[in-house]
RNA sequence: CAGAUUGGUAGAGGCGCGGGGCUCAUGAGUAGCCUGCGGCACCGGCCCGGCAAGGCCGCCGCAGGGGAAAGGGAUCCCCGCCGAAGAAAACGGAGGCUUGCCGGCCGCCGGAUUCUGGGCCGUCGCAGAAGAUGCGCCGGACUGUCACGAACCCCUCGUGGAGCGCUAUCAUCGGU
Numbered sequence: 001c002a003g004a005u006u007g008g009u010a011g012a013g014g015c016g017c018g019g020g021g022c023u024c025a026u027g028a029g030u031a032g033c034c035u036g037c038g039g040c041a042c043c044g045g046c047c048c049g050g051c052a053a054g055g056c057c058g059c060c061g062c063a064g065g066g067g068a069a070a071g072g073g074a075u076c077c078c079c080g081c082c083g084a085a086g087a088a089a090a091c092g093g094a095g096g097c098u099u100g101c102c103g104g105c106c107g108c109c110g111g112a113u114u115c116u117g118g119g120c121c122g123u124c125g126c127a128g129a130a131g132a133u134g135c136g137c138c139g140g141a142c143u144g145u146c147a148c149g150a151a152c153c154c155c156u157c158g159u160g161g162a163g164c165g166c167u168a169u170c171a172u173c174g175g176u
Stems, first nucleotide, its partner, number of pairs: 001175001003173001006171006014082001016081006023074002033065008044057004048103006085116004091110003095106003117143002120140003124136004145161006
């Protein structure tokens, strides 16, 4: 001096990411509660289904009264950040629905591994009470970045790639 391996540190992307809090709407005039009426039962009914055990005394509907919360969101504020984070998931664990067995349902914790550069819009799917919102596949334009090509030296265009990326710097490595 140019290059390259590995590692450290710092940094960029922007309608950027995650967490917490206040308030508000939704949930919902719903659940549960009280009163009345009606129906079915009391040889019964209810406690997720079946069997057994156990517990309770009702179960269903309508009308009236009074009437929530959680989960999921929105704005604002605060905090931590830039694989920020999100999703799927083999497998493992501890629970709830009275107890045991068999089934079913519901969430919770961990998680090999895999996928996604980022947000936005749209179709579809899933979740959701929801036309809110979230997540995923696909498509679209946008945006940051790198490589290649074109044009150009002022600013761009095209194609392609992926964050295991990119930029800066330090150390390291070998070479001239």